[in-house]
A computed fold for a 77-nucleotide RNA from a Verrucomicrobiota bacterium, annotated as transfer RNA. Its Rfam family is "tRNA". Rfam links the family to the GO term triplet codon-amino acid adaptor activity. About the family: Transfer RNA (tRNA) molecules are approximately 80 nucleotides in length. The sequence was found in a public genome assembly.
RNA sequence: GGGGUCUUAGCUCAAUUGGUUAGAGCGCCGGCCUGUCACGCCGGAGGUUGCGGGUUCAAGUCCCGUAGAUCCCGCCA
Numbered sequence: 001g002g003g004g005u006c007u008u009a010g011c012u013c014a015a016u017u018g019g020u021u022a023g024a025g026c027g028c029c030g031g032c033c034u035g036u037c038a039c040g041c042c043g044g045a046g047g048u049u050g051c052g053g054g055u056u057c058a059a060g061u062c063c064c065g066u067a068g069a070u071c072c073c074g075c076c077a
Base pairs, nucleotide, nucleotide: 001073002072003071004070005069006068007067010026011025012024013023019057028044029043030042031041032040050066051065052064053063054062
């Protein structure tokens, strides 16, 4: 330098070949339970979907640019 994959909640990951309010587990907060803790039960907070544009009535999903991670190939030494 060329190509592939990935980037979504604090962490690990979903989201049905574009559709209305983007979810789950763990974690966190509050309550119940318990002599206390844990477990269990109930409820809650938490997101500019890497970033910037575009297409569309509608974009996490499609297109363009760009940043980062990772893998493969190539070049120099």